[in-house]
Context: one part of a larger RNA
RNA sequence: UGACGGGGGCCCGCACAAGCGGUGGAGCAUGUUGUUUAAUUCGAUGAUACGCGAGGAACCUUACCCAGGUUUGACAUAUAAGUGGAACUCGCUAGAGAUAGUGAGGCCUCUUCGGAGGCCGCUAUACAGGUGCUGCAUGGCUGUCGUCAGCUCGUGCCGUGAGGUGUUGGGUUAAGUCCCCGCCACGAGCGCAACCCCUGUGUUCAGUUACUACCAUUCAGUUGAGGACUCUGGACAGACUGCCGGCGUUAAGCCGGAGGAAGGUGGGGAUGAUGUCAAGUCAGCAUGGCCUUUAUAUCUGGGGCUACAAACGUGCUACAAUGGUCGGUACAAAGUGAUGCCAAGCCGCAAGGUGGAGCAAACCGCAAAAAACCGGCCUCAGUUCGGAUUGCAGUCUGAAACUCGACUGCAUGAAGUUGGAAUCGCUAGUAAUCGCAUAUCAGAAUGAUGCGGUGAAUACGUUCCCGGGCCUUGUACA
Numbered sequence: 001u002g003a004c005g006g007g008g009g010c011c012c013g014c015a016c017a018a019g020c021g022g023u024g025g026a027g028c029a030u031g032u033u034g035u036u037u038a039a040u041u042c043g044a045u046g047a048u049a050c051g052c053g054a055g056g057a058a059c060c061u062u063a064c065c066c067a068g069g070u071u072u073g074a075c076a077u078a079u080a081a082g083u084g085g086a087a088c089u090c091g092c093u094a095g096a097g098a099u100a101g102u103g104a105g106g107c108c109u110c111u112u113c114g115g116a117g118g119c120c121g122c123u124a125u126a127c128a129g130g131u132g133c134u135g136c137a138u139g140g141c142u143g144u145c146g147u148c149a150g151c152u153c154g155u156g157c158c159g160u161g162a163g164g165u166g167u168u169g170g171g172u173u174a175a176g177u178c179c180c181c182g183c184c185a186c187g188a189g190c191g192c193a194a195c196c197c198c199u200g201u202g203u204u205c206a207g208u209u210a211c212u213a214c215c216a217u218u219c220a221g222u223u224g225a226g227g228a229c230u231c232u233g234g235a236c237a238g239a240c241u242g243c244c245g246g247c248g249u250u251a252a253g254c255c256g257g258a259g260g261a262a263g264g265u266g267g268g269g270a271u272g273a274u275g276u277c278a279a280g281u282c283a284g285c286a287u288g289g290c291c292u293u294u295a296u297a298u299c300u301g302g303g304g305c306u307a308c309a310a311a312c313g314u315g316c317u318a319c320a321a322u323g324g325u326c327g328g329u330a331c332a333a334a335g336u337g338a339u340g341c342c343a344a345g346c347c348g349c350a351a352g353g354u355g356g357a358g359c360a361a362a363c364c365g366c367a368a369a370a371a372a373c374c375g376g377c378c379u380c381a382g383u384u385c386g387g388a389u390u391g392c393a394g395u396c397u398g399a400a401a402c403u404c405g406a407c408u409g410c411a412u413g414a415a416g417u418u419g420g421a422a423u424c425g426c427u428a429g430u431a432a433u434c435g436c437a438u439a440u441c442a443g444a445a446u447g448a449u450g451c452g453g454u455g456a457a458u459a460c461g462u463u464c465c466c467g468g469g470c471c472u473u474g475u476a477c478a
Stems, first nucleotide, its partner, number of pairs: 001478002003475003007472007015462002019426005026317008034308002042053002064303007073127001077126003082122004088105007108117003129292002132290003138286002140281003143277001145275001150190006156165003169181003196269004201237007211226002214224001216222001240263001243257005319419001323378006335366003340359002345354003385416001390411007432454007
């Protein structure tokens, strides 16, 4: 000087407390461990791994296993010679295919007519290749403490020196907020804040595909008309403790009030200092070194990554009446669509099929929002709760759903009656609850990322648990 203390003081955070809803019990989904296996590819492992890389494993992917092939190679550049053929397209035979053999069509550009060029194939050599190892050789990127308020420098001064001071003290703040006062300090930088985006109010400009106060109507913003309203999207205004009162040291600021759509950072996002964990990643990519080169490379078929006594994490669905079921009826936002979204109509109990209108979309489609509301039934039961499991019959995608897809119909109808110790999230349009969309994607979400609908309870307070910041004290620690 740091680090640490079941030392002290001050302060903060869904840290506790006050509340609401969960997990832990059940079934299933998914990830992990373990076990098994020819293989169950690899990585991630307290917080900071475990619906994580993977924003989507039937083949492919794919790295793993078995079998069958190839060796200048699936891919790149170059040289040289002999050459053959434009490239390319379509078949036939053998084979599981990779591949091998063979047939037909096709007959490039320039030309000094010798040839040259491009492309493909055979041979040779330099080399290619490696998801092989090392994240403890690395770059880059990322997690975490932590959006915590800290981390430093120049000059000066103090100290033999390590170093200190500034950055400590008294207040104040969300904040090291250079905000105020004081002080051998005076200044400065990286952080904080602000500048950026979305949202909340208004003005103005613009008015189609959006809108409708007016007229008409076939009752559909549909036609006319309009530029008012909604909305869309450009510009601007608006909030600054600006005003008033109190408190405070006449300060910084705090408390209350007015006006205002909004009040003291308005709400949300993006933004992550110096550093810590030899944290993570050589399997995104790049890269040193090592290893491999008829194999640790590469092609193909099939299998596996989907196994299953068990354990754990994260979720979904429930255990019902604030409910289930049947019928009727209403209200979103944000997205997305050409190898696409697919309307009306018709067929089917349904998944779906048929059909073909419209739309590169404020125009057309996906599209039905659901909970809610109104009415009927159920009347507390393992039930008209719950839906696992299983049988049969189908639909769709796709060469192909056996291993191993999703969905539909009929039948079946398991556990489960609110969950031990323990433990998690959340302070407002939040929790809880209800649907909708998108990425990935042929198909395949209970996951992820967004969107809106309905919409609470509680916070006395800082004694205690956890984490953090500042000062101080002790130290057998560095």
Description: Small-subunit ribosomal RNA, 3' major domain from an uncultured bacterium, 478 nucleotides, folded computationally. The coordinates come from a structure-prediction model, not an experiment, and the mean pLDDT is 83.